Notes:
A computed fold for a 77-nucleotide RNA from an Alphaproteobacteria bacterium, annotated as transfer RNA. NCBI's taxonomy places the organism under Bacteria, Pseudomonadati, Pseudomonadota, Alphaproteobacteria.
RNA sequence: GGUCCCGUAGUUCAGCAGGAUAGAACAUCGGAUUCCUAAUCCGAAGGUCGGAGGUUCGAGUCCUCCCGGGACCGCCA
Numbered sequence: 001g002g003u004c005c006c007g008u009a010g011u012u013c014a015g016c017a018g019g020a021u022a023g024a025a026c027a028u029c030g031g032a033u034u035c036c037u038a039a040u041c042c043g044a045a046g047g048u049c050g051g052a053g054g055u056u057c058g059a060g061u062c063c064u065c066c067c068g069g070g071a072c073c074g075c076c077a
Base pairs, nucleotide, nucleotide: 001073002072003071004070005069006068007067010026011025012024013023019057028044029043030042031041032040050066051065052064053063054062
């Protein structure tokens, strides 16, 4: 340098052919239970979907560029 893959909640991930309010588990917070803690149960909060444009009535999903991470190939030495 080229090709490809990934980026979604604090963490690990889902989101299947583009469809309206983006979810799960764990973690966090509050409550119940307990002598206390853990465990368990109930509830809550938490998201510019990496960034910017574009297509579309509608984008996490499609297109372009950029950023970050990774894999393979190549070049120089």

Its Rfam family is "tRNA".